Overview
Predicted 3D model of a 74-nucleotide RNA (transfer RNA) from a Candidatus Woesearchaeota archaeon. Lineage of the source: Archaea > Nanobdellati > Candidatus Woesearchaeota.

RNA sequence: GGGCCCAUAGCUCAGCCUGGUAGAGCACAUGGCUCUUAACCAUGGGGUCAGGGGUUCGAAUCCCCUUGGGCCCA
Numbered sequence: 001g002g003g004c005c006c007a008u009a010g011c012u013c014a015g016c017c018u019g020g021u022a023g024a025g026c027a028c029a030u031g032g033c034u035c036u037u038a039a040c041c042a043u044g045g046g047g048u049c050a051g052g053g054g055u056u057c058g059a060a061u062c063c064c065c066u067u068g069g070g071c072c073c074a
Base pairs, nucleotide, nucleotide: 001073002072003071004070005069006068007067010026011025012024013023020057028044029043030042031041032040050066051065052064053063054062
C1' cells in the first nucleotide's frame, strides 16, 4: 500500500441478508419470601445502534467517508 471481518444496555450477544414499535440472558434498583444474607418470585430503570453524510414516507438494517479493534496479502 491492497483486501476481508467486527463495533447494538454496565457485561456477553441476537436483530442486519429481506428497511416498518430496539430485544434476550446476566448484572443493577424496588417489593415479596426469610431471624438476616443468598437463592427463588414479581415489577422496574437503563440505548445519540462507533462518528458524519446520503437514499427513502420511514435506516441498527441499504450506499459513501471517517475512527477504533482483529485477520490475510504485499
Its Rfam family is "tRNA". By type it is a transfer RNA. The coordinates come from a structure-prediction model, not an experiment, and the mean pLDDT is 83.